[in-house]
Context: one part of a larger RNA
Molecule: small-subunit ribosomal RNA, central domain
Organism: uncultured bacterium
RNA sequence: UUGGGUUUAAAGGGUCCGUAGGCGGACAAUUAAGUCAGAGGUGAAAGUCUGCAGCUCAACUGUAGAAUUGCCUUUGAUACUGGUUGUCUUGAAUUAUUGUGAAGUGGUUAGAAUAAGUAGUGUAGCGGUGAAAUGCAUAGAUAUUACUUAGAAUACCAAUUGCGAAGGCAGAUCACUAACAAUAUAUUGACGCUGAGGGACGAAAGCGUGGGGAGCGAACAGGAUUAGAUACCCUGGUAGUCCACGCCGUAAACGAUGGAUACUAGCUGUUCGAUUUUCGGAUUGAGUGGCUAAGCGAAAGUGAUAAGUAUCCCACCUGGGGAGUACGUUCGCAAGAAUGAAACUC
Numbered sequence: 001u002u003g004g005g006u007u008u009a010a011a012g013g014g015u016c017c018g019u020a021g022g023c024g025g026a027c028a029a030u031u032a033a034g035u036c037a038g039a040g041g042u043g044a045a046a047g048u049c050u051g052c053a054g055c056u057c058a059a060c061u062g063u064a065g066a067a068u069u070g071c072c073u074u075u076g077a078u079a080c081u082g083g084u085u086g087u088c089u090u091g092a093a094u095u096a097u098u099g100u101g102a103a104g105u106g107g108u109u110a111g112a113a114u115a116a117g118u119a120g121u122g123u124a125g126c127g128g129u130g131a132a133a134u135g136c137a138u139a140g141a142u143a144u145u146a147c148u149u150a151g152a153a154u155a156c157c158a159a160u161u162g163c164g165a166a167g168g169c170a171g172a173u174c175a176c177u178a179a180c181a182a183u184a185u186a187u188u189g190a191c192g193c194u195g196a197g198g199g200a201c202g203a204a205a206g207c208g209u210g211g212g213g214a215g216c217g218a219a220c221a222g223g224a225u226u227a228g229a230u231a232c233c234c235u236g237g238u239a240g241u242c243c244a245c246g247c248c249g250u251a252a253a254c255g256a257u258g259g260a261u262a263c264u265a266g267c268u269g270u271u272c273g274a275u276u277u278u279c280g281g282a283u284u285g286a287g288u289g290g291c292u293a294a295g296c297g298a299a300a301g302u303g304a305u306a307a308g309u310a311u312c313c314c315a316c317c318u319g320g321g322g323a324g325u326a327c328g329u330u331c332g333c334a335a336g337a338a339u340g341a342a343a344c345u346c
Base pairs, nucleotide, nucleotide: 004317005316006315007300008299012314014201015200016199017198021194022193023192025088026087027086028085029084030083031082033081034080035077036076037075038074039073040072041071042070048066049065050064051063052062053061054060091191092188093187094186095184096183097182098181099180100179103177104176105175106174107173108172109171110154114150115149116148117147118146119145120144121143125136126135162169163168206247207246208245209244210243211242215241216240220236221235222234223233258313259312260311261310262309263308266291267290268289269288270287271286272285273284274283275282276281295302296301319346320345321344328339329338330337331336
């Protein structure tokens, strides 16, 4: 390379949008580029293969044929692919109606808890642990009552619930924005799928500037434990956690399972719709769970939300270590990220 693979053995890009490219619905006409057939030219000789012949045989040589899988020209064929033209509606999209949800952004606001402050009551402890101690407290703590202030998070509802492309999203309410589903006719008429490069988004931590800072809490300090204890436990506590703007661009970014389309037994929950109803339910669309048939699988398992049967496109893998390292390049304020070897060794 041909292949074979990618849930767990190496291997699905974190997610989406989209350029080039690849692939692409039904019918008809036309064309004849791909495709197929015929003919002609060319495809040097030697070599190769086959037949025959010549050196006493063989090697060797001669001769005839084949092969030379290719290219060019030309004449045809038209099923499929392509081009062009026309038509269609089932793919796709638009419209209308009815709904759905913790989808997003910005504002307003609520109660509980916590902490602090002030004032009152009140007196000797509080706190913490396996047990303690550090710590707090007669300058009046803890407890309790009232008022005030602050920041962060939203108990119950709450659920294999829901929404979102993923990351993720949860008090209430308002405004704006987006999405999805069902139903129905109408409209466009293949407008589709995927997507190298590219772009956007992207938890936490971290970085920059300015705010904020209740609780929690890396670092740090102290007390314990211990042989030691740079830990686990306790008392404190700075960055951070929060907000605004700008970076970073990574995660076990996981369903460890790329996207799209079609097809292939069932049973049983649940969410949001539609139709129907004898009000028990039934049918159906789109999701979201459990169990299983066939099949698949090395097995575990998976099984219409496939890891089954097929097609299209992209990404990735090719023994372990060295190594996601070195070097170079790009990006970044930095931290570092991306790309990404080899020697050597087993």